Description:
Small-subunit ribosomal RNA from a Pseudomonadota bacterium, 1534 nucleotides, folded computationally. Its mean pLDDT, the model's own confidence on a scale to 100, is 83. Its Rfam family is "Bacterial small subunit ribosomal RNA". Gene Ontology terms of the family: structural constituent of ribosome and ribosome. Lineage of the source: Bacteria > Pseudomonadati > Pseudomonadota.
[in-house]
């Protein structure tokens, strides 16, 4: 010392800017959905809109006179009464006092209006309080009344009578006020109080009485309360309001006030206000307080309270201490009401109450008991002020809807992996209690003080009764606490913001269950908070929004160094104020507590007063470091004018020369035989200054560039002479201010907007090109902008350095060093930054002074204002709409960007494809159906490794409903199904008939067997419930499993270290490799999946094996043949084993990986294949292999069947096959393989057919038999260049085999028949060696086979690779980027449709407001006043005076009216332009990035040249950057 929390959202991610938006807290509140009590606040925020009815100010008979009643009393009397007294009680007037207070509203109003402190020596003040003095004498009215008129009324008129505390005259005069005269105190200008004298003037009223006395009455000081005026400060938004003002500012002199005062007049002077924001608009009643904040603020002004200011709109003034007066009055005006139409009346912004308005605010209540006010002596009346009560969850506060037990946990409902598990001890019940509610009973405090209690039979208190009367509302993706199902299907809905929804939605609707709150919950409105998001506390301007283009300088703000003075700012003490409530603290009263009572503290403010004097500041001296001068030197494209030089282009004129120049990528238009271009010579003009030349000067910026000369401004050094702070910045203000561009007026050579042409192109209004006109130059005047940038204001201090260049001095004689000033670069330190990056030329550390920002887009637009001739600059917004726009910096991916590198990727090279025919799959199309799925590479001879039925998922048709096929139960049958025969039928079914009375245990009839009967199971069928079944959907819900990138060489981690972090680093780098392979470096050091290796094959040996393999040597046989015996040497079989590791040498290389020779070797540098596919993409591909979550169908989308299709065919498009021949065809004969397969098989030999075949059956379950013939090759013959003897498609005939069937729709064979096709456009494929090409052989699937696929096996067997520029893909490194769904990306304008909200606009119609002028009410002043008038004066009969007054006159003077002017609103036919709005149109303008183009060219990179040993440097091209093109001049954010 009690106070400070944040969060979503920009992105792939990040950090930082920045907006939006939430979470708190409040409200006179409204709406939704609920609703038990009770205290206590509180309630028309809107139309200061308009009322109906009632109340809201009266009182006092103790001022007065009358009238009125009641009691009672005297008289009188015609006996009806009438007089008169006295007490009461009422009362209309006449007279006091109040009505200027309470009570309501905020419409005005931005002001001295309020707030605060002051001031009044410039003022008043009824009632009340003290003093002091007094009240004496007379007088005339007019009210009620009476009488007697007008009018509907409202109200009046005349005549008569009357009182008073009404009203008049005279005394008195303590006082008072005025004049004069003297002095005295006090004071702030200047006047103010006080004493004394003179003189004038100048009160008064009673009434009650128990006679004490009280209540009034006057005149004066004094006070105490209230008020008026006056002054310092403080008090909203606008400069797109900058000038305003004539009673204005003064002065002097009246007049008016209670009082200053231009307040008002009159003169006289010309002043006053204003950026310190006047004047003018625009809102608004101020404050004490409220709300919110940590606080500074910031918003706000209901209820209480203080002030103001209203009072139907506007104007007036009378009464009165006091009002210009809410429930007074007088005009105008609007509006209602009554009227007998002449005339009246009325003002709820009191209280309640009614229409109207509106999202929306209450009783037409009680009482005067308290409180308080008004009158009164006083009792007392008045009192919608107040107390109370009534409605309203409007808010605050409390309280209650029950309490305890009660189940491994009921029912229902929900979920479920179906076991289960949640609602939940909740409930039911058990027990127990009575707040509240309901009834009875008692029953207040508020009254201190005699009377008096609305509220109230109210709160409280006791009884009784009974769990009984009493729970809702949001939310539940994330911020934010809480989660499942179902239904919906980008629908219908939600949203505060990010955003949910397009078939598995925790986001939408419902249910369960949750979770918050709770008699209340949400929402919506606003208003603080978070917002440090207007930054005083407390921000920022290079790149995010933000530094004026630059200088001079006024007002202002700041200012060195050292005395003294002074006390404004500042500090410190004291006093005086800061009402009350309210905030705070801690006591107390309602049972708590909201409310309240009392106390203390705060109330940062002012204002007075005493002090301090460091700092600031005034005054004053003073000093030199700040600034300036001075002397001496310097450097320089700084600025103007004049002169003036050569070099090029261009034009003209001559010679020479001749056929083409020119210009592009390539061309043309152009120019040229009238002689161009080249080229020599002479002339003309205009512009511009090569080389020197340079992050070289100079200049405030723009900018300045050839040489001379004149004029001239700055800036540097050196000496420290000389002034003595003379300084900084600089709102307005003035100059300067590239190019473009405007006026005039010259000048024009080349370049060169527009124009015209030629090219490009899908267009081509461009980019090339060939003309060219303003301009670009010069004078003189305008513009005034720009990437006017260092995207960095200015000035001073200070805070390591290295290294270049400029211009001076010093040390030095010079080179050269070294110092030091003053300029321009680079690189760094600490510091700073968001990061990039600044870094003694700060973007670093402090200070001063000016500009500037405050989310994007509307928009630097629109109105307006000011400048310009205009072009336009300059100031600079709204509405709307968006949830972002933004820096900087990662990681990727892209790029017709660099580098490096690799692959049959290109080149080199050999066969193909693309043409034919023909298979074969696909797409179209066709179909009753032609089943589905693959669809760039990564689909298309692919699933299918075999579609005549079957397959079969399609399609007609014909049947079947627990099915074909699983399990469970009921029931029910055992002469059922089954099996065989018949029959309808196309078959599936179905019907009929024979056969068959199941088996197995336990009981019972029965002696027992058999038998038959119950029971249970099994089996099997019927029936029936679950349910099967589905090649029905979703592969974008899934497993698996595969394809691709790619056998590429990559992808990661752990620890460490960088870095706010995203990440980075390892993994970059130099080498090397087929490789992230390996070696050296290195903030890394290790590891992991992945290359390699290990596994299979093959290629040499060896070693074991020796039949079915072999057959070298012995033997024995055939015509012949491992036939035989034998052997196991050799091939061969398969088993184990050696070998190949750059080991060995030489050269190169870091002497490292490692590469390249060479040696041995069967093989050499991975020996060849082949198995292996890392992290991951492609929502790749598969529910039709399978398996599977949802979902859907259940007399079908399920199952049987029969036929049909899947085999169509104008087409088209992809794999293939066979060919277009003589390196062939055809015949003949001869020759060598390996991998396989075989019993429902494979089949020999043999016979037989021309031949498919048949018939045959030996052998053979197979290193023994079969398939089996290899074929391409040899050898010979034969054809001879042709649509053929090439080629074998179609179509005919005749067979043959499979199979239930070969029409649809197999294969095969013979005989005939003999298309197309002559080697293939554009395009495109495959292969780098036992490959490619050629050429058979086998096999699997399979009855057969449409197989020319597909998997394998062996034969014959080449060419070619310079290399790496380019094309395709791929790795690594770097640049750019506005791309991240990642270039098949992002995007821009017009044009077309919808919507909205602006601007202009011929106007139009409204409010406001200025002048001017005209009319002119009321009423106050002035003037009149010939009419009228009791009081006083003379006359007195009567006149007359004084004095008043209606009337008139007149100044001022609302409303009203003309006319013109500002502002500000509605609406406006038509114009703009803007915003926004899942798939509209042209183009492709921007950024990455490419091509071209113009400028320009400093750095990096190439490459050529010169110089150089090399680094490296200079030009020149290329590249790169910017703009719609384009021109010109800038910039670098290259």
């Nucleotide at each position: 010392a009690u106070g400070g929390a944040g969060a979503g959202u920009u992105u792939g991610a990040u950090c930082c800017u920045g907006g939006c938006u939430c979470a708190g807290g409040g409200c006179g509140a409204a709406c939704g959905c609920u609703g038990g009590c009770g205290g206590c606040g509180u309630g028309c925020c809107u139309u200061a809109g308009a009322c109906a009815u009632g109340c809201a100010a009266g009182u006092c008979g103790a001022a007065c006179g009358g009238g009125g009643g009641u009691a009672u009393c005297u008289c009188c009397u015609u006996c009806g009464g009438g007089a008169g007294g006295u007490a009461c009680c009422u009362u209309a007037g006449u007279g006091g006092c109040g009505a200027a207070c309470g009570g309501c509203g905020g419409a005005g109003u931005a002001a001295c209006a309020u707030g605060u402190g002051g001031g009044u020596a410039a003022c008043c003040u009824g009632c009340c309080c003290c003093g002091a003095a007094g009240a004496c004498u007379g007088g005339g009215a007019c009210a009620a009344c009476c009488u007697u008129g007008g009018g509907a009324a409202a109200c009046u008129g005349a005549g008569g009578c009357u009182a008073a505390u009404a009203c008049c005259g005279g005394a008195u005069g303590u006082g008072g006020u005025g004049g004069c005269u003297u002095c005295a105190a006090c004071u702030g200008a200047g006047g103010u109080u006080g004493a004394a004298g003179c003189c004038a003037c100048u009160a008064a009223a009673g009434g009650a009485g128990c006679c004490a006395u009280c209540c009034g009455c006057u005149u004066c000081g004094g006070g105490a309360u209230g008020g008026g005026c006056c002054c310092g400060c403080a008090u909203c938004c606008u400069a797109u309001c900058a000038g305003g003002u004539a009673g204005u500012u003064g002065g002097u002199g009246a007049g008016g006030u209670a009082a200053u005062g231009g307040c008002u007049c009159a003169c006289c002077a010309a002043g006053c206000c204003g950026a310190c924001g006047a004047c003018g608009g625009g809102u608004a009643g101020c404050u004490g307080g409220u709300c919110u904040g940590a606080g500074a603020g910031g918003a706000u002004g209901g209820u209480c309270a203080g002030c103001c200011c209203g009072a139907c709109u506007g104007g007036g003034a009378c009464u009165g201490a006091g009002a210009c007066a809410c429930g007074g009055c007088c005009c105008a005006g609007a509006c209602u009401c009554c009227u007998a139409c002449g005339g009246g009346a009325g003002g709820c912004a009191g209280c309640a109450g009614u229409c109207g308005g509106g999202a929306a605010u209450u009783u037409u209540g009680g009482g005067c008991a308290a409180u308080g006010g008004g009158c009164g002596a006083a009792a007392g009346c008045c009192u919608g002020a107040c107390c109370c009560a009534g409605c309203g969850a409007c808010g605050c506060c409390g309280c209650g809807u029950g309490g305890a037990g009660g189940a491994u946990g009921a029912a229902g409902c929900c979920c479920u992996u179906c076991g289960g598990g949640g609602u939940g001890u909740a409930a039911a019940c058990u027990c127990c209690u009575u707040u509240u509610g309901g009834c009875g009973a008692g029953g207040a405090c508020g009254a201190c003080u005699u009377c008096g209690g609305a509220c109230g039979g109210u709160a409280c208190u006791c009884g009784c009764c009974g769990a009984a009367u009493a729970a809702g509302c949001c939310c539940c993706g994330g911020c934010u606490a809480a989660c499942u199902a179902c239904g919906u299907g980008c629908c219908a809905g939600c949203a505060g913001c990010c955003g949910c929804g397009g078939u598995a939605a925790a986001a939408c609707g419902u249910a369960g269950g949750g979770g918050g709150c709770g008699a209340g919950c949400g929402u919506u409105g606003c208003c603080c908070g978070g917002a440090u998001u207007u930054a005083c506390u407390g921000g920022g301007c290079g790149u995010a929004a933000a530094g004026a283009g630059c200088g001079c300088g006024u007002a202002g703000g700041c200012g060195g160094u050292u005395g003294g003075g002074c006390a404004a700012g500042u500090c410190c003490g004291a006093u005086g104020u800061g009402a009350a409530a309210g905030c705070u603290c801690a006591c107390g009263g309602c049972u708590c507590a909201a409310c309240c009572g009392a106390g203390a503290g705060a109330u940062g403010g002012c204002a007075u007063u005493g002090g301090a004097u460091a700092c600031u500041g005034c005054c004053u001296g003073g000093c030199u470091a700040g600034a300036g001068c001075g002397c001496a030197g310097g450097a320089g494209a700084g600025g103007g004018g004049a002169u003036u030089g050569g070099a090029a282009u261009u034009c003209c004129c001559g010679g020479u020369g001749u056929a083409g120049c020119g210009g592009u990528g390539a061309a043309a238009u152009g120019c040229g035989u009238u002689g161009a271009u080249a080229u020599c010579g002479g002339g003309a003009g205009g512009a511009a200054c090569a080389c020197c030349a340079g992050u070289g000067g100079c200049g405030a910026a723009g900018g300045c560039g050839g040489a001379u000369c004149c004029c001239u401004g700055g800036c540097c050094u050196g000496c420290u002479g000389c002034u003595g702070a003379c300084g900084c910045u600089g709102a307005g203000g003035c100059g300067c201010g590239a190019a473009a561009g405007c006026u005039g007026g010259g000048g024009g050579a080349g370049c060169g907007a527009a124009a015209g042409g030629g090219a490009u192109u899908a267009g081509a209004u461009a980019c090339c090109c060939c003309u060219g006109u303003a301009g670009u130059c010069c004078c003189a005047g305008c513009c005034c902008u720009a990437a006017a940038c260092g995207a960095u204001g200015g000035g001073u201090g200070c805070u390591a350095g290295g290294u270049g260049u400029u211009g001076g001095c010093g040390g030095u004689u010079c080179a050269u060093c070294c110092g030091u000033c003053g300029g321009u670069g680079c690189c760094g330190a600490a510091g700073c930054u968001a990061a990039c990056g600044c870094a003694u030329u700060a973007a670093g550390c402090a200070c001063c002074c000016c500009g500037c920002c405050u989310g994007g887009g509307u928009a630097g637009u629109a109105c307006g204002g000011c400048c310009g001739c205009a072009a336009g600059g300059u100031u600079g917004a709204a509405a709307c709409u968006c949830a972002a726009a933004g820096g900087a910096a990662u990681u990727g991916a892209c790029g017709g960007g660099g580098g490096c590198c690799c692959g049959c990727a290109c080149a080199a090279g050999c066969g193909g494809u693309g043409g034919a025919g023909c298979a074969u799959g696909u797409g179209g199309a066709u179909u009753a159906a032609u089943u589905c799925g693959a669809u760039a590479c990564u689909a298309a001879c692919c699933g299918a490794a075999g579609a005549a039925c079957c397959u079969u998922a399609c399609c007609u048709g014909g049947g079947c409903u627990u099915g074909a096929c699983a399990u469970a139960c009921g029931c029910u049958u055992g002469a059922a199904a089954g099996c065989c025969c018949c029959g309808c039928g196309a078959a599936a079914u179905c019907g009929g008939g024979g056969c068959c009375c199941u088996c197995a245990a336990g009981g019972g009839c029965c002696a027992a067997a058999a038998g038959c009967c119950c029971u249970u199971g099994a089996c099997a069928g019927g029936c029936g419930u679950a349910c099967a079944c589905c090649g029905g959907u979703u592969g974008c819900a899934u497993g698996g499993c595969u394809g691709u990138c790619g056998u590429c060489a990559g992808c990661u981690c752990g620890u460490g270290c960088c870095g706010u972090g995203a990440g980075g680093u390892g993994u970059u780098g130099g080498g090397u490799u087929a490789a992230g392979u390996c070696c050296c470096g290195c903030a890394a050091c290790g590891a992991g999946c992945g290359c390699a290796a290990c596994c299979c094959u093959u290629g040499u040996c060896c070693u074991c094996u020796g039949u079915u393999g072999c057959c070298a040597g012995c033997g024995g046989g055939u015509c012949a043949u491992g036939c035989c015996g034998g052997g196991c040497a050799c091939u061969c079989u398969g088993a184990g084993g050696a070998g190949a590791c750059u080991g060995c040498c030489g050269u190169g290389a870091u002497c490292a990986a490692c590469a390249c020779g060479g040696a041995g070797g069967a093989a050499g540098g991975u020996g060849g294949g082949g198995a292996u596919g890392a992290c991951g993409u492609c929502a790749a591909g598969u529910c039709a292999g399978c398996a599977u979550g949802g979902c859907g169908g259940u007399u079908a989308c399920g199952c049987c069947c029969a036929g049909g299709g899947c085999u169509u065919c104008a087409c088209a498009c992809a794999u293939g096959c066979u060919a277009c021949a003589a390196u062939g065809g055809g015949c003949g004969g001869a020759a060598c393989a390996a991998u396989g397969g075989g019993u429902c098989g494979c089949g020999a030999a043999c016979c037989u057919g021309c031949g498919a075949g048949g018939g045959g059956g030996a052998g053979c379950c197979a290193a023994u038999c079969c398939c089996a013939a290899a074929a391409a090759u040899c050898c010979g013959c034969u054809c001879u260049c042709a649509g053929u003897u090439g080629g074998g498609a179609u179509c005919g005939c005749a067979g043959g085999c499979u199979g239930c069937a070969a029409c649809u729709c197999g294969c095969c064979u013979g005989c005939g028949u003999g298309a197309a096709c002559g080697c293939g456009g554009a395009a495109u494929c495959g292969c780098u060696a036992g490959u490619a090409a050629c050429c058979g052989c086998c096999g699997g699937u399979c009855a057969g086979c449409c197989a020319u696929a597909c998997g394998g096996c062996g034969g014959u067997g080449a060419a070619u690779a310079c290399g790496u520029u380019c094309c395709c893909g791929g790795g690594c490194c770097u640049u750019g980027u506005a791309c991240a769904c990642a270039c098949c990306g992002c995007c821009c304008g017009u044009c077309a449709a919808g919507u909205c909200a602006c601007c202009c606009g011929a106007g139009u119609u409204g409010g406001u407001u200025g002048c001017a002028c005209c009319c002119g009410a009321a009423g106050c002043c002035c003037g009149u006043g010939g009419c009228c008038c009791a009081a006083c004066c003379c006359u007195u009969u009567u006149g007359g005076g004084a004095g008043g007054g209606a009337g008139c006159g007149g100044u001022c003077g609302a409303a009203g009216g003309u006319g013109u002017g500002g502002c500000u609103g509605g609406u406006g036919a038509g114009g703009g332009g803007g915003a926004c709005u899942a798939a509209g149109u042209c183009g492709u303008a921007a950024a990455u990035c490419c091509u071209g183009u113009u400028g320009c060219g400093a750095c990096c990179c190439c490459c050529a040249c010169g110089a150089g040993u090399a680094a490296u440097c200079g030009u020149g091209g290329g590249u790169g950057c910017a703009a719609a093109a384009u021109u010109c001049g800038g910039c670098u954010g290259u």